Background:
Predicted 3D model of a 279-nucleotide RNA (Bacterial large signal recognition particle RNA) from a Chloroflexota bacterium. NCBI's taxonomy places the organism under Bacteria, Bacillati, Chloroflexota. Its Rfam family is "Bacterial large signal recognition particle RNA". It is annotated as a non-coding RNA gene. The sequence was found by an Rfam model in a public genome assembly.
RNA sequence: UCGUGCUAGAUGGGGAGCUAGCGGUGCCCUGAACCCCGCAAGGGGCGACCCGCAAUCCGCUCUAGCGGGAUUGAAUGCCACUCCCAGGAGUGGGCGUAUUGCACGGUGCGAACGGCGCAGCAUUGAAAGCCAGGUCCGACGCAGCAAAAGCCCGUGAACCCCGCCAGGACCGGAAGGUAGCAACGGUAAGCGGUCACUUUUGGGUGACGCCGGGGCGCUUGGCUGGAGCAAGCGAAUUCGUGCACGACGGGACGCUUGCCUCAAAGAGUGGUUGCACGA
Numbered sequence: 001u002c003g004u005g006c007u008a009g010a011u012g013g014g015g016a017g018c019u020a021g022c023g024g025u026g027c028c029c030u031g032a033a034c035c036c037c038g039c040a041a042g043g044g045g046c047g048a049c050c051c052g053c054a055a056u057c058c059g060c061u062c063u064a065g066c067g068g069g070a071u072u073g074a075a076u077g078c079c080a081c082u083c084c085c086a087g088g089a090g091u092g093g094g095c096g097u098a099u100u101g102c103a104c105g106g107u108g109c110g111a112a113c114g115g116c117g118c119a120g121c122a123u124u125g126a127a128a129g130c131c132a133g134g135u136c137c138g139a140c141g142c143a144g145c146a147a148a149a150g151c152c153c154g155u156g157a158a159c160c161c162c163g164c165c166a167g168g169a170c171c172g173g174a175a176g177g178u179a180g181c182a183a184c185g186g187u188a189a190g191c192g193g194u195c196a197c198u199u200u201u202g203g204g205u206g207a208c209g210c211c212g213g214g215g216c217g218c219u220u221g222g223c224u225g226g227a228g229c230a231a232g233c234g235a236a237u238u239c240g241u242g243c244a245c246g247a248c249g250g251g252a253c254g255c256u257u258g259c260c261u262c263a264a265a266g267a268g269u270g271g272u273u274g275c276a277c278g279a
Base pairs, nucleotide, nucleotide: 001279002278003277004276005275006274009072010071011070012030013029014028015027020061021060022059023058024057035069036068037067038066039065042051043050044049077272078271079270080269081268082267083266087262088261090259091258092257093256094255095254096253097252099250100249101248104246105245106243107242108241109240110239111238112237116234117233118232120229121228128224129223130222131221132220133219134218135217136213137212138211140209141208142206143205145202146201147200148199149198150197152193153192154191155190161186162185163184169178170177171176
């Protein structure tokens, strides 16, 4: 120096979070790459499912997961430092988006309140008070409405209603008499009609009368009283509510930037690089 085999080593790394600390599951970034299998990785529930969640948990102990297997293998492998830098954490500034709070200001609306202004009423008498009424309720009376009945008129009995009774019938010697149908006149029951009148019944009737009840409000009249009353409009005060108005404040998200920190991949420098056999 070459060849063969073995071994050490390596088979991703990083960030946040969790942890006393280390590694892992899970999340995120990067990319040459989840080497494979097992032990393990939120709770409840048989299950469906529910709750929670970059959460929590699993294994170890400062040489800081354990066991088994596979690939590569002393090499552009490993270690250290530097540069560069994807990405992440922390912190501060600026901008933007949407949102939220407000015993602040402005403004709109509504309510309450007292009575400043305007308008209004008032010595032809306010507020207040007293008296008597009405409005309200009930009974009775009266009037009225509706219905019915009566009265009135008309009609209305072949006979079993009345009056008067032609003819005819009967009694008588005669004179005359008796009963009595039809017709005529009238009437009963019934039927029909109607202004007015009388009676009875009824009511969501009322211009009234009378008696009783009731009495918050309104109103009429009289008396006392002697200057206010009322709250329509505006204003003041208070409360409530609304405004893509102002001011002040809060956090969330996004972008950007400063500082600081960790840092993959990449680049550079330095260090390290074993054993056995054979030629």